[in-house]
Parts: sequence; structure tokens; C1' cells
RNA sequence: GCGCCAGUAGCUCAGCAGGAUAGAGCAACGGACUUCUAAUCCGUAGGUCAAGGGUUCGAAUCCCCUCUGGCGUG
Repeated sequence: GCGCCAGUAGCUCAGCAGGAUAGAGCAACGGACUUCUAAUCCGUAGGUCAAGGGUUCGAAUCCCCUCUGGCGUG
């Protein structure tokens, strides 16, 4: 240089043949329980879906381009 894969919540990931209010687990915070802690239960908050542009009535999802990481290869 070329090819492939990945980038979604603090972390690990699902969703990706276009239409759901963007989700789960863990973590955080509040409460219940407990003498206290842990565990358990209930609840709350947290995301411009890597950046930009395009297609479309509608994009996390399709297209272009850039960036970051991984793998392969001359």
C1' cells in the first nucleotide's frame, strides 16, 4: 500500500435484508430489608449509535469519504 472485521450507556455487548419511545447484563445513585455490611428486591439516571456528507416520507441499519483499533497479505 491492498483486503477483511469492528466502533451503540462508565464497561461487556444485542439490535444492522430501513419504520418499536434506541435495549440487556454489570457498574453508579436512591429506597426497602438488615443491629451494620454483603446478598436479595424495587426504582432512578445515564446515548447527539466514531466524525462528516448523501439516498429516502423515514437511517444505528443502505451508499461515499475520513478517523481509530484488530487481523491477514505483497